[in-house]
The prediction has a mean pLDDT of 79.
The RNA shown here (SAM riboswitch aptamer (S box leader)) has 118 nucleotides and comes from a Limisphaerales bacterium.
Its Rfam family is "SAM riboswitch aptamer (S box leader)". The family is grouped with related families in Rfam's "SAM clan".
Lineage of the source: Bacteria > Pseudomonadati > Verrucomicrobiota > Verrucomicrobiia > Limisphaerales.
């Protein structure tokens, strides 16, 4: 760099430094000289990875699902700490509408982050 597989409506920021971008992309709404991204320094968070209690459910397995407010713990890896992934977009479906082509839900793409194999 691509490839599966599982989640994305919780959750958490302050100094210093620097000096204009930043939210992937596009369109839009935002944040930002009361100081943006990047660097540092310390702080939190707990999504996976890792540890565990009960009750169920089968194919009864030193093992697997699922449910208990994200069960519960813990912060070593990775990750994260403005707004639902900030909404929308691309196809496909389903309901409404009623002939302006649009509004909704859902699925799939697309991102992002983990795990595992390349």
């Nucleotide at each position: 760099u691509g490839c599966u597989c599982a989640u994305c409506g919780a959750g958490a920021g302050u100094g210093g430094u620097c000096g204009a971008g930043g939210g992937a992309c596009u369109g839009g709404c935002c944040c930002a000289a009361a100081g943006a991204a990047g660097c540092c320094a310390c702080g939190g968070c707990a999504a996976c990875c890792g540890a565990u209690u009960g009750c169920g459910g089968c194919g009864c397995g030193u093992u697997u699902c699922g449910c208990a407010g994200u069960g519960u713990c813990c912060a070593g890896g990775u990750g994260c700490c403005a707004a639902u992934u900030c909404c929308a977009g691309c196809u496909c479906g389903g309901a409404c509408g009623a002939c302006g082509g649009g509004u909704u839900c859902g699925a799939g793409g697309a991102g992002a982050u983990g795990a595992g194999a390349a």